[in-house]
RNA sequence: UCCUUAUCAAGAGUGACGGAGGGAACAGGCCCGUUGAAGUCCGGCAACCUGUCGUAAGACAAGGUGCUAAAUCCUGCGGAAAAAAUCCGAAAGAUGAGGU
Numbered sequence: 001u002c003c004u005u006a007u008c009a010a011g012a013g014u015g016a017c018g019g020a021g022g023g024a025a026c027a028g029g030c031c032c033g034u035u036g037a038a039g040u041c042c043g044g045c046a047a048c049c050u051g052u053c054g055u056a057a058g059a060c061a062a063g064g065u066g067c068u069a070a071a072u073c074c075u076g077c078g079g080a081a082a083a084a085a086u087c088c089g090a091a092a093g094a095u096g097a098g099g100u
Stems, first nucleotide, its partner, number of pairs: 002099007013042001015041003021032003026076004043068003048064002050061004072092001077089004
């Protein structure tokens, strides 16, 4: 890099440094931000892998990841009589585990 698979409406800060951007990319929306964005540290959340116990279901722990505004912020493609609203699915993406 690519493939397979599971999950993605729950949860998590009145902290320190920092100092203008941020919400993956493109487009259209809609938001967050000097009452402090990104980033770093600390704290926290969760429990995929892991460990212990257990026949199992499961419980507990938190070593490796991950996450810590809004559904993966929403839409883009298809379907539902399908124009609007709504719902379902796909694609794309993110994360874990396994493989290449």

SAM riboswitch aptamer (S box leader), 100 nucleotides, folded computationally. Its mean pLDDT, the model's own confidence on a scale to 100, is 86. Its Rfam family is "SAM riboswitch aptamer (S box leader)". About the family: The SAM riboswitch is found upstream of a number of genes which code for proteins involved in methionine or cysteine biosynthesis in Gram-positive bacteria. It was read from a public genome assembly, where an Rfam model found it.